Predicted 3D model of a 300-nucleotide part of an RNA (large-subunit ribosomal RNA, domain VI) from Candidatus Iainarchaeum sp. Its mean pLDDT, the model's own confidence on a scale to 100, is 81. Rfam family: Archaeal large subunit ribosomal RNA. Gene Ontology terms of the family: ribosome and structural constituent of ribosome. It was read from a public genome assembly.

Context: one part of a larger RNA
RNA sequence: UGUUGAUUGCCUGAGGGGAAGACCCAUCAAGUACGAGAGGAACGGUGGAUCGGGGCCUCUAGUGUACCAGUUGUCCGACAGGGCAGUGCUGGGCAGCCACGCCCCAAGCGAUAAGAGCUGAAUGCAUCUAAGCACGAAGCGCGCCUCGAAAAUAGGCAGUCGUCCGUUUUUCGCGCCUCGGUCACCUGAGGUUGUGAAACACGGUGAGAGCUCCCGUAGAACACGGGUUUGAUAGGCCUGGGAUGUACGUAUCAAGGCUUCGGCCGAGAUAUUCAGUCCGCAGGUACUAAACGCUCGAGG
Numbered sequence: 001u002g003u004u005g006a007u008u009g010c011c012u013g014a015g016g017g018g019a020a021g022a023c024c025c026a027u028c029a030a031g032u033a034c035g036a037g038a039g040g041a042a043c044g045g046u047g048g049a050u051c052g053g054g055g056c057c058u059c060u061a062g063u064g065u066a067c068c069a070g071u072u073g074u075c076c077g078a079c080a081g082g083g084c085a086g087u088g089c090u091g092g093g094c095a096g097c098c099a100c101g102c103c104c105c106a107a108g109c110g111a112u113a114a115g116a117g118c119u120g121a122a123u124g125c126a127u128c129u130a131a132g133c134a135c136g137a138a139g140c141g142c143g144c145c146u147c148g149a150a151a152a153u154a155g156g157c158a159g160u161c162g163u164c165c166g167u168u169u170u171u172c173g174c175g176c177c178u179c180g181g182u183c184a185c186c187u188g189a190g191g192u193u194g195u196g197a198a199a200c201a202c203g204g205u206g207a208g209a210g211c212u213c214c215c216g217u218a219g220a221a222c223a224c225g226g227g228u229u230u231g232a233u234a235g236g237c238c239u240g241g242g243a244u245g246u247a248c249g250u251a252u253c254a255a256g257g258c259u260u261c262g263g264c265c266g267a268g269a270u271a272u273u274c275a276g277u278c279c280g281c282a283g284g285u286a287c288u289a290a291a292c293g294c295u296c297g298a299g300g
Base pairs, nucleotide, nucleotide: 005161006160007159008158009157010156011155015147016146017145018144021051022050024048025047026046027045028044034039052105053104054103055102056101060099062097063096067092068091069090070089071088072085073084074083075082076081094280108142109141110140115135117133118132164204165203166202167201169199170198171197172196173195174194175192176191177190178189179188180187181186205299208296209295210294211293213227214226215225216224233289234288235287236285237284238283239282240281241279242278243277244276249272250271251270252269253268256265257264258263
């Protein structure tokens, strides 16, 4: 763009894609059938392993340059709080992402191949075939997952809106006027602030859509999904939960060191304090920002 008005939502499923499964072991069957014995199955069922495919993050791990803590050197005069040194190094670690972790990956149906049959003539017999009937594979078509109305035979169902208003131009019809014809009827040319119709264009209206704006479960751009005050969409704040591991300051002790013997300095410990700091999580709360707006859009 098309799908014979526009738009929103829900479907159908022609057709396309997939390998989504492969293989092994144990066990029941069964020490059974079979076999003198020695030995020793199968049909069918159950459980598990490995490889492969798909999904997920509850658990276990990894990462986690969000975060918390310890600590070295140096700088900001000291404290506090920080910068730099591969995240300085070290110990932990939520969410997310992930595997080494967790879950799933049939049966069955139909038509057949080779093959094995029933009935049965041609050919009084025989013969699976000529008419007819009925079996048979990890293969084929379904079944399973997924895409899929552009499937041109261009699908179905439902909701909403529309079937308009105004202006300009052009064309045509009718009426009227002028000049004509073969002038009753009919008819040619020209004109007309009369009247009607059609088409194009512009503007209005208008279900709905988009942009702007706040965002994420989505994401390279685009797209997709949510929200836009009739609001919990994002941020902030509060509460919960989680990470780290007990902050600063103060008080009381204190190894040790110094001393003019009066005292002074003091790592560190305990208490305040499951503290302090932080959070891509959850719930709540309009405090902040989603302002004002703009564009497209069917109408015989």